[in-house]
RNA sequence: ACGAACGCUGGCGGCGCGUCUUAAGCAUGCAAGUCGGGCGGCAAGGGGGAGCAAUCCCCCCUAGAGCGGCGGACUGGUGAGUAACGCGUGGGCGACCUGCCUUGAGGAUGGGGAUAGCCGCUAGAAAUAGCGGGCAAUACCGAAUACGCUGGCCAUGCCGAGGCAUGGCGAGGAAAGGGGCUAAGGCCCCGCCUUGAGAUGGGCCCGCGUCCCAUUAGGUAGUUGGGGGUGUAACGGACCACCAAGCCCGAGAUGGGUAGCCGGCCUGAGAGGGCGAACGGCCACACUGGGACUGAGAUACGGCCCAGACUCCUACGGGAGGCAGCAGCUAAGAAUAUUCCGCAAUGGGCGAAAGCCUGACGGAGCGACGCCGCGUGGAUGAGGGAGGCCGAAAGGUUGUAAAAUCCUUUUGCAGGCGGAGAAGAAGGCGGGGAGGGAAUGCCCUGCCGGUGACACGUGCCUGUGAAUAAGCCCCGGCUAAUUACGUGCCAGCAACCGCGGUAACACCGUAAGGGGGCAAGGCGUUGUUCGGAAUUAUUGGGCGUAAAGGGCGGCGUAGGCGCCCUUUCAGUCCGGCGUGAAAUAUUCGGGGCUCAACCCCGGGGCUGCGCUGGAAACUGCGAGGCUUGAGUCACGGAGGGGCAGCCGGAAUUUCCUGGUGGAGGGGUGAAAUCUGUAGAUAUCAGGAAGAACACCGAUGGCGAAGGCAGGCUUCCAGCCGAUGACUGACGCUGAGGCGCGAAAGCGCGGGGAGCAAACAGGAUUAGAUACCCUGGUAGUCCCGCGCUGUAAACGAUGCACACUAGGCGUCGGGGCGAGCGUUCCGGUGCCGAAGCGAACACGGUAGGUGUGCCGCCUGGGGAGUAUGCCCGCAAGGGUGAAACUCAAAGGAAUUGACGGGGGCCCGCACAAGCGGUGGAGCAUGUGAUUUAAUUCGAUGAUACGCGAGGAACCUUACCUGGGUUUGACAUGGAGGUGGAUGUGCCAGAGAUGGUACAGUGUAGCAAUACACGCCUCUGCAGGUGCUGCAUGGCUGUCGUCAGCUCGUGCCGUGAGGUGUUGGGUUAAGUCCCGCAACGAGCGCAACCCCUACUGCCAGUUACUAGCAGGUAAUGCUGAGGACUCUGGCGGAACUGCCGGUGACAAACCGGAGGAAGGUGGGGAUGACGUCAAGUCAUCAUGGCCCUUAUGUCCAGGGCUACACACGUGCUACAAUGGGAGGUACAAAGUGACGCGAAGCCGCGAGGUUAGAGCGAAGCACCGAAAGCCUUCCGUAGUUCGGAUUGAAGUCUGAAACCCGACUUCAUGAAGUUGGAAUCGCUAGUAAUCGCGCAUCAGCAUGGCGCGGUGAAUACGUUCCCGGGCCUUGUACACACCGCCCGUCACACCAUCCGAGUUGGAGGUACCCGAAGCCGGCAGUCUAACCGCAAGGAGGACGCUGUCGAAGGUACGUUUAGUGAGGAGGGUG
Repeated sequence: ACGAACGCUGGCGGCGCGUCUUAAGCAUGCAAGUCGGGCGGCAAGGGGGAGCAAUCCCCCCUAGAGCGGCGGACUGGUGAGUAACGCGUGGGCGACCUGCCUUGAGGAUGGGGAUAGCCGCUAGAAAUAGCGGGCAAUACCGAAUACGCUGGCCAUGCCGAGGCAUGGCGAGGAAAGGGGCUAAGGCCCCGCCUUGAGAUGGGCCCGCGUCCCAUUAGGUAGUUGGGGGUGUAACGGACCACCAAGCCCGAGAUGGGUAGCCGGCCUGAGAGGGCGAACGGCCACACUGGGACUGAGAUACGGCCCAGACUCCUACGGGAGGCAGCAGCUAAGAAUAUUCCGCAAUGGGCGAAAGCCUGACGGAGCGACGCCGCGUGGAUGAGGGAGGCCGAAAGGUUGUAAAAUCCUUUUGCAGGCGGAGAAGAAGGCGGGGAGGGAAUGCCCUGCCGGUGACACGUGCCUGUGAAUAAGCCCCGGCUAAUUACGUGCCAGCAACCGCGGUAACACCGUAAGGGGGCAAGGCGUUGUUCGGAAUUAUUGGGCGUAAAGGGCGGCGUAGGCGCCCUUUCAGUCCGGCGUGAAAUAUUCGGGGCUCAACCCCGGGGCUGCGCUGGAAACUGCGAGGCUUGAGUCACGGAGGGGCAGCCGGAAUUUCCUGGUGGAGGGGUGAAAUCUGUAGAUAUCAGGAAGAACACCGAUGGCGAAGGCAGGCUUCCAGCCGAUGACUGACGCUGAGGCGCGAAAGCGCGGGGAGCAAACAGGAUUAGAUACCCUGGUAGUCCCGCGCUGUAAACGAUGCACACUAGGCGUCGGGGCGAGCGUUCCGGUGCCGAAGCGAACACGGUAGGUGUGCCGCCUGGGGAGUAUGCCCGCAAGGGUGAAACUCAAAGGAAUUGACGGGGGCCCGCACAAGCGGUGGAGCAUGUGAUUUAAUUCGAUGAUACGCGAGGAACCUUACCUGGGUUUGACAUGGAGGUGGAUGUGCCAGAGAUGGUACAGUGUAGCAAUACACGCCUCUGCAGGUGCUGCAUGGCUGUCGUCAGCUCGUGCCGUGAGGUGUUGGGUUAAGUCCCGCAACGAGCGCAACCCCUACUGCCAGUUACUAGCAGGUAAUGCUGAGGACUCUGGCGGAACUGCCGGUGACAAACCGGAGGAAGGUGGGGAUGACGUCAAGUCAUCAUGGCCCUUAUGUCCAGGGCUACACACGUGCUACAAUGGGAGGUACAAAGUGACGCGAAGCCGCGAGGUUAGAGCGAAGCACCGAAAGCCUUCCGUAGUUCGGAUUGAAGUCUGAAACCCGACUUCAUGAAGUUGGAAUCGCUAGUAAUCGCGCAUCAGCAUGGCGCGGUGAAUACGUUCCCGGGCCUUGUACACACCGCCCGUCACACCAUCCGAGUUGGAGGUACCCGAAGCCGGCAGUCUAACCGCAAGGAGGACGCUGUCGAAGGUACGUUUAGUGAGGAGGGUG
């Protein structure tokens, strides 16, 4: 933007538009007639007459029908066909026609014969037809006359062909009347005939333009041309016979597909693209196909004939019909209207006219289908009302919106009034004019004069009353505009990206919540076209790596392009003229409807075509010249350039012969197959064969590319340099074409050493149709001949020419130069200026800047597939799609991550070592299972002696049962009541209930108030219910790893980089140096704590050297402040010093001193972040859920289950031990609901009257143990080991049955060092030994601490694990636990092949052959004319021939549907 459709909604008017599908089929009505002034004549009716009547006659008036004329060729409809002179545009006709109309000239004499109607009759159901009779014309036919009107011949002038004009000869061709007037002579009007001109309409021809397919490349027999005919209005192969063999085609013939064309319409800045509804021009068609007739005109929409299909009528014999006219119907479809009114206007036909006809047209109706206009109210109105919605609330918002007040009245409703479309008429009256003898008549003109479908409409006025009138879509981004609820990967949305798995701004709906947009009659959706899209690129793109350079410019055709000078003027440019219809569009000006849409007028425009005058630069054509492009000759040069022939040696190899020799060889990661005592390998000598040519050798040379390498020779070709001469544009490119073209492959013949697809064997492996090994055939080669024609045929870079800084190599040649060297030309490389490029990169060898030409590209997959065609012996090659499917595929670069990539470096990471786990029994946790419940959470590392630092009740969250409902707990309000509170008794498992007794706060005299308890009601409480994936906080882990970032600057289009990389160094991004970086932050380190040494101060409960006192003994006492110790403040260590290494650095190594040395040891401390890691059950918290229960109370049970599996531990398996006896030395802690001494009792756990002491450097827990000394045991399931079980006890506790710990006696299980595998630890560490603490009534093999004894080992960094830095590759980015390939199975979709099968289209050949035109024949009939007649001419019918539609047969082509089955493809 729309001829739209669909959904929701819908007040009015104006102007437009309205079967896009099925050129499918149609009921009914209407759409083309008219003329009596051409003709004969007339039903009914009226009048008159005759007759008794039937009936007949006359007159008037006409209807219908007929003859005749004009019109039915216009108007109206449709778009099937048509790729064509069909259309558009511009021309031509000297090759043509044209009724009616205009204008000019001339004419109309005189005859004849018929035929409809009509009458009579016949056939038929009908349609219709036939026979006989008679009558007319503006119907028909002779005759006369006639103009160069037509044709022929002759001649002349102009001229452009059949043109115009003129002369001559002879020939041919006309006619119609009707009406009016009359003074009857004639005149007038309308017609008629011949002819000239015009106008209009047409016919034919030509230039140019006019869609797609080359997977259509050849087409053509009336085909191309000729002269001669036929035919036509006219040219023509249009048609015919004959003659010739042409004609069209890569500038696209032929064939196929699609399509009416144009003015214009839509879009677009334009160029362009799409379209061809309405309006206008042209064409074509009228059920389908064929055909002619009539006519001025048709091959005729509402005419005819034939054939076919279909429908209808029928008496079954025959007939009728054609809405793509207007309405209307059926069907089809997403979809498109009334069987309306009128000829009043405009236009058309006929007519002298009145008039008649007119579904053209003018109007009305229906449809928001489109465009335009108007309205649905305006103003005031904040206490920002109520209500709604949101919010924790405050409040916000809806919102001046409403209400309310004032105002207006378009529109609506009711009533009234008036105008335009209407002007001509006809006719009447009057005036004037020409002509004429007059009248009618003719020409001009004034007045009178009738006519409205639309229309109860429009317009204007009055009344009434805000009254009758707002919706639709959207609100994640693109894109203007959001909240709440519901839903829970469901239901759904979506153009794309994408939303939805419990907090959805994205779904649904809701929301009378809000907002945005459009609209103020629409708004959305869908479809289609153009735009954006420079995404087919003329304007205006590309091809190194994104899609794209042809394998080779090697040769070359067509074509395209092309040097300098002169001339010509076709293109080109300028001017003029014609045309480019109108309408439309744009623009300008003006006008009419109140405006606009709409309509009218004028200008401009219509970018085009033609004619004409000029200009001459550029391009072209023709002509002439030139030498610079190109080439030729002469001279020199380099080269694995090609072809052919001949020759060669080294080595290797293999084979053969012989010698030596004697056990292996060969091969691999390791092996084996294989080979060898029949003598291999090795070695020596000799021989044979084939292939390839070391060194030179290269970053090098040559060739168009493929490619080319021993040497010599022949032949051939290209290239380079320098100088001169010559040719004179001979050039560049190159569609098709031709040629060449690695390897593999193919055919025939030969050769065959090595190598080696296939194949065989051996290994490897889960397998191994592979990689490795031993063999080995095609093949290679290599030769001769032929085919194939491909490649990562690559510089992934077409060819030619020109221009644009340099530097460094190298090959060939030249100039200058003594030399060093320098310079020029041509190749071949590297680095780089400008420039270019998405970047990478390219950069005189361009991928820079230009010109010319060729090839090629246009998202990925499907697919280089299918099919067709071409080539090939085959393999296969060339050309080369579509359906379907995806929202990407891709390039370059960036940051990460990753790698069975590289470099550097760390860590108990490995290695070295010590001790464990995995086996046993038990403890404990977990899984699984079980259960009424076994509450919940934690789940690789980073869950599993974890939350839990204490489950018998409690805890407790679980289960069963019993209760309770303002609640076990908090707080507010209202009402009531009382004291609070304590104790006892009864029922009950208890919760609880009942009851009794005691008891009466503060202030105030009291009433009362306050505080408190209880009861009732109400707000609310409560929840260990869900969501750790809504969260805070806290925590684990990578990881105490050395990293993670920022500011500014710089670099890059950007992501981003730089800094942070590099050289050293460190435990460390630690430090130093360097550097487009300079600084900074979080981390590291240090600052903090403990520990190790020491100084000072202090000195009780600790200490005790000296002094004094005292004891059986003891710091016991006085005293001391020395020591130990305690605990406060300091010191000390910093690579500070020395030597060496290093870069003069940082630092490292060694040393001295020192209690301690390079971070002294340990702790605390955890960067940016990762794991949606863990925790809603610590706590907090959003949302959701429960509310006589998911809350709460109670009793009992459960968390303690047990066929199993795993983790963490304890104790062991023993002699470095176990038992017995004796004996020594800690540290750190804890204690008032507590630690609890001594004494006594008990075998012991423990008890004990009273409890000593101690709130603790005081007393207690508290005898530390391993150790050491002595002794027994003697390798045994034991004097090891202690599970299990029995019995008896102790303690805690209301209570140890489920379910505690401990003691004693008895019992005495497994276990004799633990498979695969796996853990910890680098020094006061591991190992081993005991002690304490938290929790706690009781319960510790766990946890957290403490000290005692106290090792081994580290070569080293290859490997395993984890990590850091740099670098590299990447198709990964949820980041290798990634990505991803193919088969198979299943489902769906489209496609290909397919025995076939069914239609369509067009073709060729033949058969049949309608109607009809043309031709032939002369059978029948025959008015006009000729003839006296016979007869003739002519005509009609008939017969027949050519052509000829439909139909038939055969063949092949093409297209579509369908098809068992087969094939691959896509998606899931």
Small-subunit ribosomal RNA from an uncultured Spirochaetota bacterium, 1468 nucleotides, folded computationally. The sequence is in RNAcentral, with records from ENA and SILVA. Its Rfam family is "Bacterial small subunit ribosomal RNA". Model confidence (mean pLDDT): 81 of 100.